The RNA shown here (c-di-GMP-I riboswitch aptamer) has 64 nucleotides and comes from a soil metagenome. Its Rfam family is "c-di-GMP-I riboswitch aptamer". Rfam's curators write: GEMM was predicted in a large-scale screen for bacterial structured RNA regulatory elements. Its mean pLDDT, the model's own confidence on a scale to 100, is 84.
RNA sequence: GCACACCCGUCGCGAGACGGGGUCGCAAAGCCACGGGGCUCUCGCAGCUAGCCGGGUUGCCGAA
Numbered sequence: 001g002c003a004c005a006c007c008c009g010u011c012g013c014g015a016g017a018c019g020g021g022g023u024c025g026c027a028a029a030g031c032c033a034c035g036g037g038g039c040u041c042u043c044g045c046a047g048c049u050a051g052c053c054g055g056g057u058u059g060c061c062g063a064a
Stems, first nucleotide, its partner, number of pairs: 001026002006021006024051001030057003034054003037049004041044001
């Protein structure tokens, strides 16, 4: 610096998102759905998840 669960409000059919509170965790828990995984619905040339993993990209901290 960020902010899980949970609570309140708004949006969405939904998974979820956004704002406020919150603080489990995180040194890329910044950004990107490209590959795999998980999830949703009206099941398609559709979505959600970047705080599931890999990859890409821009950075930060420390040591020498």